[in-house]
RNA sequence: GGAGAAGAGUAGAUGAUCGCCGGCGGAAUUUGUCCGCUGGAGGAAAGUCCGGGCUCCACAGGGCAGGAUGGUCGCUAACGGCGACCGGGGGUGAUCCCAGGGAAAGUGCCACAGAAAAAAUACCGCCCGGCUAUUUGCCGGGUAAGGGUGAAAAGGCGAGGUAAGAGCUCACCGUUUUCCGGGUGACCGGAAAAGCAUGGUAAACCCCAUCCGGAGCAAGACCAAAUAGGAGAAUGUUUGAGGGCUGCCCGCCUGAUGUUCUCGGGUAGAGUCGCUAGAGGCAACAGGCAACUGCUGUCCCAGAUGAAUGAUCAUCACCGCGCCGCGGGUAACCAAGACGCGGGACAGAACCCGGCUUACGCUCUUCUCCGUGC
Numbered sequence: 001g002g003a004g005a006a007g008a009g010u011a012g013a014u015g016a017u018c019g020c021c022g023g024c025g026g027a028a029u030u031u032g033u034c035c036g037c038u039g040g041a042g043g044a045a046a047g048u049c050c051g052g053g054c055u056c057c058a059c060a061g062g063g064c065a066g067g068a069u070g071g072u073c074g075c076u077a078a079c080g081g082c083g084a085c086c087g088g089g090g091g092u093g094a095u096c097c098c099a100g101g102g103a104a105a106g107u108g109c110c111a112c113a114g115a116a117a118a119a120a121u122a123c124c125g126c127c128c129g130g131c132u133a134u135u136u137g138c139c140g141g142g143u144a145a146g147g148g149u150g151a152a153a154a155g156g157c158g159a160g161g162u163a164a165g166a167g168c169u170c171a172c173c174g175u176u177u178u179c180c181g182g183g184u185g186a187c188c189g190g191a192a193a194a195g196c197a198u199g200g201u202a203a204a205c206c207c208c209a210u211c212c213g214g215a216g217c218a219a220g221a222c223c224a225a226a227u228a229g230g231a232g233a234a235u236g237u238u239u240g241a242g243g244g245c246u247g248c249c250c251g252c253c254u255g256a257u258g259u260u261c262u263c264g265g266g267u268a269g270a271g272u273c274g275c276u277a278g279a280g281g282c283a284a285c286a287g288g289c290a291a292c293u294g295c296u297g298u299c300c301c302a303g304a305u306g307a308a309u310g311a312u313c314a315u316c317a318c319c320g321c322g323c324c325g326c327g328g329g330u331a332a333c334c335a336a337g338a339c340g341c342g343g344g345a346c347a348g349a350a351c352c353c354g355g356c357u358u359a360c361g362c363u364c365u366u367c368u369c370c371g372u373g374c
Stems, first nucleotide, its partner, number of pairs: 001370010012316007020040008042346001046357002049355005054216004061250004066212005071085005086100001087098004101207002106205002108201003123147002125143007155173002158170003174196001175194008220273003223269001230263006242254004280299004285294003318343005324337001327334002
C1' cells in the first nucleotide's frame, strides 16, 4: 500500500419564530376558548416468518388425521431463537456454513453414457485347453486386478502369491466388536480381535423420538339511540330440532312461546374503555467461557383515530470534492489547520413484548493474507 474476516457505536446538536397531539396546573364558562410547564416515531417502526402476554369460545375425554422440530449440554415466559461444545464441509487463513435421528421395516428414483446402477456385470482385455493355415480366426473354461463409460461400478495402498487374478495371504489405513482412559454429554484417544462391504438418495414417500386447542385488538367490554311490540313459511319440544367441544368419528354438555329461512322497516355516536408501569430502561456489584441470572439503586421515555410528533432561519458538528500547507520524511508520500463549494442513506408507531429475515449512510476496534521499503 492492497485484498479480506469478525464485532461495536451512531442515525446529528443548540437557539429563535410559527404550527400540532398527550399530561399537569390556572383562568374563563358554555360545549368549546386562552395562558404556563412538561413529554412526543425506528434500529430496523419494514416483512407478517416464528414464539408469547392479553381477550373471547371450550375445558370431558378418547381415537384418527394434520402440522412443526431433529447432534449434545445450557439460557429463556416460550420458540423453528440465542450460547458453548461435538461431528462433517468450504477457505492459504482470519473465519463461515450444515434441513446434523433411521437406507438391514417397506416402497420409489439414479436421465444419458455404459456390459452392468444394487442380492446389479463381462464391452475391451488377461490366462488355460482345443480346432485352424506360422500369422489369423473360432469354440470351451477361468477372471474382475488393468482399461473404457459415468456424479457414482463389489473398501484403499504396498508386498507376496497365482495359469492369470481376487482379502487369496500379510503389514498399514478404513469398518465392526470388546476392553481401558478422558468428558455431564454428543464424542475423543489407546489396545486387542475379526477378512469384514449387495452403493447413493429421506429439503422422495415413509419409520422413529419430541411438541402442538381455536380465533384474534376489525379480539373483547360498556354507555347512548332505535326496533311498525310487522307479515309469511318450515321444523321441533326428552323418541332432542338447533348450538358447542380444531378437521373427522365416538362420546359429552346445552337446549323449549325453541331453532331456521324469506319479504319489509328502523337505529348505530365529533362515543368511552381496552390504549400503555412493562417477561420495562439505565448503572454498579456478584456468579457464569458465554448466552444469561441474582441483588441493590435510580428513571417513567408517544398513545394518534382519516390518523399528532412538523416547517423556516442561523451557528456548530460529520462526510465528499477543490485549493493553500504548521510539521514529519532520503524520497515517494503523510499531514494539524485555514478557505470555498456541495451533501446527508434505509425509511413512519396504531394492543404490547422476545426473536429471525430484508434494506441501509457514517465512525471506530480487533484479526488474517499478499506485496514493497527500512
The RNA shown here (Bacterial RNase P class A) has 374 nucleotides and comes from a Syntrophaceae bacterium. It was read from a public genome assembly, where an Rfam model found it. The prediction has a mean pLDDT of 76.